A computed fold for a 76-nucleotide RNA from an Aquificota bacterium, annotated as transfer RNA. It matches the Rfam family "tRNA". Rfam links the family to the GO term triplet codon-amino acid adaptor activity. Its mean pLDDT, the model's own confidence on a scale to 100, is 83. NCBI's taxonomy places the organism under Bacteria, Pseudomonadati, Aquificota.
[in-house]
RNA sequence: AGGCGCGUAGCUCAGCUGGGAGAGCGCCGGCCCGACACGCCGGAGGUCGGGGGUUCAAGUCCCCCCGCGCCUACCA
Numbered sequence: 001a002g003g004c005g006c007g008u009a010g011c012u013c014a015g016c017u018g019g020g021a022g023a024g025c026g027c028c029g030g031c032c033c034g035a036c037a038c039g040c041c042g043g044a045g046g047u048c049g050g051g052g053g054u055u056c057a058a059g060u061c062c063c064c065c066c067g068c069g070c071c072u073a074c075c076a
Base pairs, nucleotide, nucleotide: 001072002071003070004069005068006067007066010025011024012023013022019056027043028042029041030040031039049065050064051063052062053061
């Protein structure tokens, strides 16, 4: 330098053919218990990496950029 993949909640990840942003764990509150854990109920938590475009509508399609990983090439 080029190619491919990845970037969504604090962490690990789903998200189909463009129309509801979600799960598990963690966190907070309540119940339970002598107490803790487990369990049960409820809750908070998101610029969907950034910008632009297309569209009535974008996490999803297109373009540019950033970060990470792998491969190839270059480098005496």